[in-house]
Context: one part of a larger RNA
């Protein structure tokens, strides 16, 4: 390499947009490159196979012959891939006239806790834990009432729900703005399908600078527990948490299941929605279609389970896997401020 795998055994890039390339629906016509016949020349002898001979047999030697292929000429076939032309509408966009959303930016404006400060009542604790203790308080604390102030974070509604490509997204109004779902016609007419590179975008920690800084709290200090305790447990407490511009690019980035397209029993929900029925009107029922959970028929698996949202049948692309360990490690290049990312051995040894 074949080949055979990729939910849990090694294995789906964390997600997406696209270039090159592969790979494409149905009708007709053109042509003959792939295809497929026939036929010629070729592919040295020896070797191999086959006929017959020769050394007493053999092994060896000799004579004749052939098959499948490979490469080139030539003449033909048109199914089926290309091609050329043209027409089609089902696959995909586009306009319409509609729906749902915590999709995204931006700005404004709430309420409820905390912590503070400012006053007033009051007058001895309070706070903590398994028990303390360290810590707070007569310079008036805890506890109550009233008013101020700041940053973060949005109870109930809330759900087995909705949304986005994933990361992710929730107090509430308002602008701007993507994107899906169904509906009827109409309109392009295969314009599509995966994509090596590459380009976007990526929790949280970290980084640079500039603001903020209530609470929560890596470092760290005390107090406890213990043989010890660089821990749980408690008083403190700083970077960080947050906002601006930038960087990093990695998670058990997970459905541990790449993407797209058909087709193959069903039963029970649930969101959206169009029709029909039914009504004053709304539900209800029916049936499609979109997404979403659940139970399980064939199948499929080592089992577990999965099972129309397949891990079943099939195609067509792309990724990646090949005993454990050493090792995602060393060097080497890219890329980062670092931190580190990303590509990615080997010797040794079992």
């Nucleotide at each position: 390499u074949u080949g055979g795998a990729c939910g849990u055994a090694a294995a789906g890039c964390g997600u997406u947009u696209g270039u090159a390339a592969g790979u494409g629906a149905a009708u007709u016509u053109u042509u003959a490159a792939g295809u497929c016949c026939a036929u010629c020349g070729u592919c040295a002898a020896a070797u191999c196979c086959c006929u017959g001979g020769g050394c007493u047999c053999a092994a060896c030697c000799c004579u004749g012959g052939a098959u499948a292929g490979g490469c080139g000429g030539u003449g033909g076939a048109a199914a089926c891939u290309g091609c050329c032309a043209a027409g089609c509408u089902g696959g995909a966009g586009u306009a319409c006239a509609g729906u749902a959303g915590g999709g995204g930016c931006a700005a404004a404006g709430g309420a409820a806790a905390u912590u503070u400060u400012c006053g007033g009542u009051g007058g001895a604790c309070c706070g903590g834990u398994g028990a303390a203790a360290u810590g707070u308080g007569u310079a008036a604390a805890g506890a109550u009432c009233a008013g101020g102030a700041a940053g973060a974070a949005c109870a109930c509604c809330a759900a087995c729900g909705g949304u986005g490509a994933a990361a992710g997204c929730a107090c509430u109004c308002u602008g701007c703005u993507g994107g899906g779902c169904a509906g009827a016609c109409a309109u392009u007419g295969a314009c599509a399908c995966u994509g090596a590179g590459a380009g976007a975008u990526g929790a949280a920690a970290g980084c640079u600078a500039a603001g903020g800084g209530a609470g929560c709290u890596a470092a760290u200090g005390g107090g406890a527990u213990u043989a010890g305790a660089u821990a749980c447990c408690c008083c403190a407490g700083u970077a960080g948490u947050c906002c601006u511009a930038g960087u990093c690019a990695u998670a058990a980035a997970u459905g541990a299941u790449g993407g797209a397209u058909a087709c193959u029993g069903g039963g029970c929900g649930c969101u959206a929605u169009a029709u029909g029925u039914a009504u004053c009107g709304a539900c209800c029922c029916a049936u499609g279609c979109a997404g979403u959970g659940u139970c399980g028929u064939a199948a499929c698996u080592a089992a577990c389970u999965u099972g129309u949202u397949a891990a079943g049948u099939a195609u067509c692309c792309c990724g990646c896997c090949u005993g454990g360990g050493g090792a995602g490690u060393a060097c080497a290049u890219u890329c980062g401020u670092a931190a580190g990312a990303a590509u990615g051995a080997a010797a040794c040894u079992c």
A computed fold for a 350-nucleotide part of an RNA from Erythroxylum tenue, annotated as small-subunit ribosomal RNA, central domain. It matches the Rfam family "Bacterial small subunit ribosomal RNA". The full RNA is in RNAcentral, with records from SILVA. Its mean pLDDT, the model's own confidence on a scale to 100, is 87.